[in-house]
RNA sequence: GCUACUGUAGCUCAGUUGGUAGAGCAGCGCAUUCGUAAUGCGCAGGUCGCGGGUUCGAAUCCCAUCAGUAGCU
Repeated sequence: GCUACUGUAGCUCAGUUGGUAGAGCAGCGCAUUCGUAAUGCGCAGGUCGCGGGUUCGAAUCCCAUCAGUAGCU
């Protein structure tokens, strides 16, 4: 330098024929317990790496760009 893949909540990841952004763990509150853990219920948390374009509408399609991983040279 070229090619492919990945980037979504604090962490690990879902979400593709474009149509309100989700789960588990972690966090907080309540219940339960003599107390803790475990368990149950609830809450909070994300301008979907960044910038443009297409569209009535984009995490999703297109372009550019940044970072990471793998391969090739």
Transfer RNA from an uncultured Clostridia bacterium, 73 nucleotides, folded computationally. It was read from a public genome assembly. Model confidence (mean pLDDT): 81 of 100. Rfam family: tRNA. From the family's description: Transfer RNA (tRNA) molecules are approximately 80 nucleotides in length. The family's RNA type in Rfam is transfer RNA.